The RNA shown here (small-subunit ribosomal RNA) has 1556 nucleotides and comes from Saccharimonadales bacterium (SeqCode).
It matches the Rfam family "Bacterial small subunit ribosomal RNA".
The RNAcentral record of the sequence draws on SILVA.
Taxonomically the source falls in Saccharimonadales (SeqCode) (Bacteria, Bacteria candidate phyla, Candidatus Saccharimonadota, Candidatus Saccharimonadia).

RNA sequence: AGAGUUUGAUCCUGGCUCAGGAUAAACGCUGGCGGCGUGCCUAAUACAUGCAAGUCGAGCGCCCUGCACAGCGCAUUUCUUCCCUAGAUAAGACAGGUCGAUGAAACGACUAUUUGGAGUUUCAUCAUCCUGCAAUAAGUAGGAUGAACGGAAGAGUUAGCAACACUAACUCAACCUAACACUGAAGGAAUGUGAUGUGCAGGGAGCGGCGGACGGCUGAGUAACGCGUAGGAACUUGCCCCAAACUGAGGGAUAAGCCCGAGAAAUCGGGUCUAAUACCGCAUAUGGUCUUCGGAUUAAAGCUUCGGCGGUUUGGGAGAGGCCUGCGUCUGAUUAGCUUGUUGGUAAGGUAAUGGCUUACCAAGGCUUCGAUCGGUAGCUGGUCUGAGAGGAUGAUCAGCCAGACUGGAACUGAGACACGGUCCAGACUCCUACGGGAGGCAGCAGUAGGGAAUUUUGCGCAAUGGGGGAAACCCUGACGCAGCAACGCCGCGUGCAGGAUGACGGCCUUCGGGUUGUAAACUGCUUUUAUAAGUGACGAUUAUGACGGUAACUUAUGAAUAAGGAUCGGCUAACUCCGUGCCAGCAGCCGCGGUCAGACGGAGGAUCCAAGCGUUAUCCGGAAUUACUGGGCGUAAAGAGUUGCGUAGGCGGUAUGCCAAGUCUCUACUUAAAGGCCAAGGCUCAACCUUGGAAGUGGUAGAGAAACUGGCAAACUAGAGCAUGAGAGAGGUGGCUGGAAUUCCAGGUGUAGGAGUGAAAUCCGUAGAUAUCUGGAGGAACACCAAUGGCGUAGGCAGGCCACUGGCUCAUUGCUGACGCUCAGGCACGAAAGCGUGGGGAGCGAACGGGAUUAGAUACCCCGGUAGUCCACGCCGUAAACUAUGGAUACUAGCUGUAGGAGGUAUCGACCCCUUCUGUAGCGAAGCUAACGCGUUAAGUAUCCCGCCUGGGGAGUACGGUCGCAAGAUUAAAACUCAAAGGAAUUGACGGGGACCCGCACAAGCGGUGGAGCGUGUUGUUUAAUUCGACGAUAAGCGAAGAACCUUACCAGGGCUUGACAUCCUUGGAAGCACUACGAAAGUAGAGUGUGCCUUUUGGAACCAAGUGACAGGUGCUGCAUGGCCGUCGUCAGCUCGUGUCGUGAGAUGUUGGGUUAAGUCCCGCAACGAGCGCAACCCUUAUCGUUAGUUGAAUUUUUCUAACGAGACCGCCUCGGUAACGGGGAGGAAGGAGAGGAUGAUGUCAGGUCAGUAUUGCCCUUACGUCCUGGGCUACAAACACGCUACAAUGGCCGGUACAAAGGGCAGCCAAGUCGCGAGACGGAGCAAAUCCCAUCAAAGCCGGUCUCAGUUCGGAUUGCAGGCUGAAACUCGCCUGCAUGAAGCUGGAAUCGCUAGUAACCGUAGGUCAGAACACUACGGUGAAUACGUUCCCGGGUCUUGUACACACCGCCCGUCAUACCACGAAAGUCAUCAACAUCCGAAGUCCGACUUGUCGGCCUAAGGUGGGGGUGAUGAUUGGGGUAAAGUCGUAACAAGGUAUCCGUACCGGAA
Repeated sequence: AGAGUUUGAUCCUGGCUCAGGAUAAACGCUGGCGGCGUGCCUAAUACAUGCAAGUCGAGCGCCCUGCACAGCGCAUUUCUUCCCUAGAUAAGACAGGUCGAUGAAACGACUAUUUGGAGUUUCAUCAUCCUGCAAUAAGUAGGAUGAACGGAAGAGUUAGCAACACUAACUCAACCUAACACUGAAGGAAUGUGAUGUGCAGGGAGCGGCGGACGGCUGAGUAACGCGUAGGAACUUGCCCCAAACUGAGGGAUAAGCCCGAGAAAUCGGGUCUAAUACCGCAUAUGGUCUUCGGAUUAAAGCUUCGGCGGUUUGGGAGAGGCCUGCGUCUGAUUAGCUUGUUGGUAAGGUAAUGGCUUACCAAGGCUUCGAUCGGUAGCUGGUCUGAGAGGAUGAUCAGCCAGACUGGAACUGAGACACGGUCCAGACUCCUACGGGAGGCAGCAGUAGGGAAUUUUGCGCAAUGGGGGAAACCCUGACGCAGCAACGCCGCGUGCAGGAUGACGGCCUUCGGGUUGUAAACUGCUUUUAUAAGUGACGAUUAUGACGGUAACUUAUGAAUAAGGAUCGGCUAACUCCGUGCCAGCAGCCGCGGUCAGACGGAGGAUCCAAGCGUUAUCCGGAAUUACUGGGCGUAAAGAGUUGCGUAGGCGGUAUGCCAAGUCUCUACUUAAAGGCCAAGGCUCAACCUUGGAAGUGGUAGAGAAACUGGCAAACUAGAGCAUGAGAGAGGUGGCUGGAAUUCCAGGUGUAGGAGUGAAAUCCGUAGAUAUCUGGAGGAACACCAAUGGCGUAGGCAGGCCACUGGCUCAUUGCUGACGCUCAGGCACGAAAGCGUGGGGAGCGAACGGGAUUAGAUACCCCGGUAGUCCACGCCGUAAACUAUGGAUACUAGCUGUAGGAGGUAUCGACCCCUUCUGUAGCGAAGCUAACGCGUUAAGUAUCCCGCCUGGGGAGUACGGUCGCAAGAUUAAAACUCAAAGGAAUUGACGGGGACCCGCACAAGCGGUGGAGCGUGUUGUUUAAUUCGACGAUAAGCGAAGAACCUUACCAGGGCUUGACAUCCUUGGAAGCACUACGAAAGUAGAGUGUGCCUUUUGGAACCAAGUGACAGGUGCUGCAUGGCCGUCGUCAGCUCGUGUCGUGAGAUGUUGGGUUAAGUCCCGCAACGAGCGCAACCCUUAUCGUUAGUUGAAUUUUUCUAACGAGACCGCCUCGGUAACGGGGAGGAAGGAGAGGAUGAUGUCAGGUCAGUAUUGCCCUUACGUCCUGGGCUACAAACACGCUACAAUGGCCGGUACAAAGGGCAGCCAAGUCGCGAGACGGAGCAAAUCCCAUCAAAGCCGGUCUCAGUUCGGAUUGCAGGCUGAAACUCGCCUGCAUGAAGCUGGAAUCGCUAGUAACCGUAGGUCAGAACACUACGGUGAAUACGUUCCCGGGUCUUGUACACACCGCCCGUCAUACCACGAAAGUCAUCAACAUCCGAAGUCCGACUUGUCGGCCUAAGGUGGGGGUGAUGAUUGGGGUAAAGUCGUAACAAGGUAUCCGUACCGGAA
């Protein structure tokens, strides 16, 4: 930055679509990790449960609990003394020492280069052991209910010994043994308990203070001073800060408590007591307030740990709040008028404060097209997204402001509220209830239900930051800090790295060679981010406190280990093949894919793009200059109102001077919150993210300055504009008068059979006298010639002449006014035709209507009539293709030519002529503009000003609403829905019932046919087992088929075979071959013989045969619309193209057109063209004349004939005429004359023409059959139709007899002579001939000569049939040809229509050949006889060139319009019905403020929410039925439009009609 899409192609206009970015997203598939963010956009729906606002005992009095203390009382228990006895003993600390270990320091052998270093000493720490302290004391235990020492029966343990016994040592122990005291006194202690006092701690409610007005949530309402920005004056302010002053002395209550009572509960009532920093007086008054300036009035609260913390008054400050104002802030005019406290004033009330804020009185104002009022929508902003910007869209998270708290109303308290987790009332809803009455409000955090495409945990913590209370400790804090869930977003990381080619296997494709997947894998080596496990372990904290969290981070170990998908691949748009499917299934953002070879559907392989994501959907901006300020347009594409005619508001405005300073410019100051964005630096490993700083913030306000320009004021000017004066032209307008021609009618005359009308007719008029003609009259309408791209008018429009009135214009001249101007939304006026109303008029014309024609029909075109109307007066209507499809004004920018009006000059006696100039009107053109066409001083050029209008096509200038109208209708003017185009200009073709020119056996002029008959052949149709297939206007039909009895043969029936009838390869066997038997219709099957060849290195090989195996063969199966090749046709028509140049934005044009000429794009001349190619012509063949040469053959022959080879000849060359030339007319000569005649030769292309059945061939299909072999049948059928032929219908003939003359061919499985036989077909026969020699073949027939027939279904015609024969062939029935005899059909020249032919042609006559065993009336050749006609190009057909129109391009067999029918969709109308909204009238009226009254706790009043009633209004939904509209492969009727579209088309209007 652009791209796709209108066309056959082009340029333009113009819409639709795409590529980009973004998101509070959702959905589909997939999913490894981390960081940072974000997370109900819908139902301001309803909410279970828990938590979200408390705190202060240093304000106060209580209650409960616990503890402590003090002294006192009681109870219980116990101890000590007033006696004795006994005697045990630890750890640890400390001090000293000791055995070790570790560390540090010093010294330091040894080696010596730095240096390393055995060992020793000291110190410290740890640890082992010993000693001291240290054995006293405190204390302990026991005892006359009887202790200890001591003694002690007995028992037990250990050691000695091999063991027992015994001995020794140790331990336990019944039992024995004492003094002393007596049921008391004193003292102490513990426990329990009671009351009191004090203190401490905890809990509870209460009084009191502060805070619940912050923080948190939401966006319903609000279009507003709500918000943003900049200001202002008439205010308030608790806590906080500063300053000054004060803090004295009293009083009476009350809650809680206690005692009663009511109630289910919520809660309430009564009695009684009490405290305060609660409440109330008094004193004081720095100060404050009021003031009549005298004065009046006004405060306080204490607590304490003694540090302090409080309290009152006043002033100031900070911060906060209330109010007011300028400017800005969506949309609708299909909302144009709104307003009565409304606008202002005075007074009072009220408020913190101004103010109609409220009330009384007075005045009648106030707002509004610069959009009031009303309706719709919406929280506003910083910002966010996008964009180059200007803009556009948006207002989640974060931040500022506002508003709300179930809905509505209200106040109280307070510094602050009319209060989210306060109060009262009303309403809806939910819950409890004992039915009496009560309770509640998640738009706080979690969470639930519901709604929805859709949005999280009923988590942790107050550690941090902040908030409330408190002196503080501290308490509270769903604010907040964190964690959880979610790829919802942004950012970062990973899923390995390197090597690795027999380029493995597998997959896919394949031209079968290979390619690709692909260094990808395997394999080798390496690494460890991540993962897992373990260890250490923060910052955030200041000195204490860490929810996060054993988290981040670091270290170690393991091991490539745990980790890739999504979309796309026809173009736009990066990426391609195979298979499947067959307008099916499906895809699709737009264009569009799919009907048998799909890069677009589905699958696969491969590729591309992104990547933990990828796609889709939705929305916004961009692209879109597609609303255009930057930055568009209006002749024909959408768009200039019918007229600017008049003109208001508005916008814009000539020359010069001065002042002002609104616009403008410069400078300064303040502001433009923070965050965000930009720049710089820094912190998390980076980034996202975060922190700090800076710049910027185009805007606003204020001040100062400048004065060129715009503007304002003042006073001037004359070039714009206007006025005056003098001339002039004119269908300008209105009214009146008047004229002649013509039509019609009436009267009369003359006159007779027609007239009129048409393509042709008829209706019609006329013998009752028309038409024609003459005379007279009536009446209406229109004005020939002049007359003209002439005139006038604003436009519509205006035409005989004259008069009156009247508007505008032009020219000339000077004089006057002095910017008075231009444009113009609304407004006013005018405005063709048709139409409407009233009244006249009415000759002609003439919607509707009637009739006649035409036609398939003809509601038309044509004809005969004819009413409204057309005319006049007055009044409406207000539209036209009202067009120059071109708004008005001003200025500038080459000219030439005509014409109308005027002026001047020149010239002249004068007019004319000529020149200049102004105004109008035409033609052509420079520059320039334009998509092109075209415009071009009368601009569509260059500029300025003003107005109107446009924004894809259809729906639709329609619906609804409004305004106007008598009506018809006009004007203003949408949407749903639908399409991807609609359109403009130009180009090339094609086409035209457009034009011009030319050619052709195209017509015409002629000759002969076809179409009628019979037969032959082919085709259709029908039939059939099969009648194989193909060809279908010209361009199929005697065509493929140059020849179907079998074969052919592809078809049918039946019988067979399956590597096959045919080809290649492999293995085995056998030579091959020959002959035979059985069965069979044959193919074949089965069997039995004969035969041993050639080469050879002796293994084998070649050819052939048989069997087997699988690769393969085979297919006249399909597609000629997949193809090659070949062919037909336009057409033997004269065309079809290219290179370079030039022109055009381009498609394209030019050349190739023009003037001539030709058979011809043949040639000449001219020309922005110059050349060239394929075609034409010529070169080739045959033929007509001559020459030369040669001659097998020819019975012979020099010339000649014949054969065949080479030459000659003809070229408009010569003469004449015309013409520039090309060339044309005529003539001579010549065998031939203007291409001598004929053939071959067929441009680019067209018809998807024909052929897959000649062959070739892509793809598909069949494979014991769709292949192949055989027998028989069929292709030969036969109601009918068509095409091509033959033979005829007869006398230009038939028959009989005689007689003459060709050319060109063919021949060995052949032609076949002579001769003989047969009526004949033919047979026998065998000579000759591979051919100028022989044969077919006497080589012909028509012709000529003679005879006969005599106009008839015949002596014409020969079909059909019978009999008898011949020939070919295995075979003649289906189904051949020929002969003889007999038979003897139709047919007497052919309707409509149609074919061929222009000279050796038509016509007539025969001959030969190919095919072929046989089988031509066909085909192809050959000769013989041998005409007629062509004035000419009007017409039919076909073709060529140029031009014109076109809405066609599949190209007129085109395109296309409307009704009707069917289906679907959205919309309008509609009797009504329902819902909703805001006003209005009226009733009732809660709570509450305020007011009043008193009997002092009641009543009344004003206002009001909710509610009731009523009539209107707005909006929406729905509605039987109805109206048009749109859409839809193959419906019906017509053919309106596009060509002169067959009646040129179109616009307005009226009437009519199935529809156009």